This is a predicted structure of a 71-nucleotide RNA (transfer RNA) from a Gaiellaceae bacterium.
[in-house]
This record gives sequence, C1' cells and structure tokens, in this order.
RNA sequence: UGCGGGAUCGUCUAAUGGUAGGACGCCGGACUCUGAAUCCGGUAGUCAAGGUUCGAGUCCUUGUCCCGCAG
Repeated sequence: UGCGGGAUCGUCUAAUGGUAGGACGCCGGACUCUGAAUCCGGUAGUCAAGGUUCGAGUCCUUGUCCCGCAG
C1' cells in the first nucleotide's frame, strides 16, 4: 500500500430497513441480628462525518482504530 473482516450500555452479547433487548456489573428497595444468596425496580449504548429512504445499528461513500491475508 491492496484485499477481507470487525467496532452496539462499564463488560459480554442479540437485533427481517419499522419501539435498540438480554446477561453480568453498578445504584436503590424488599428479605436478614449482620452479610451472602434470592426477589423487585432503576442506571447506561449503536466508532466519526455525510448520503439513500417515510423510516438506518442494518444499505452506500469517506475517515479513524483493531484483527487477518498478500506484497
């Protein structure tokens, strides 16, 4: 440098172009003599900038970073 793949709550992981969900964590509460466990509730996210579309995490373009292959 070229080609391919990837980037989603703090972490891991889902999502036919049509409400962005789950688990763990964290916070609050219930329970308990206290704690753990358990139960209930809450918290928080689409790598960036454009484009297409009534509607984009998803499709297109460019860029950034990571992984692999080739040179």
The organism belongs to Gaiellaceae, within Bacteria. The prediction has a mean pLDDT of 82. It matches the Rfam family "tRNA".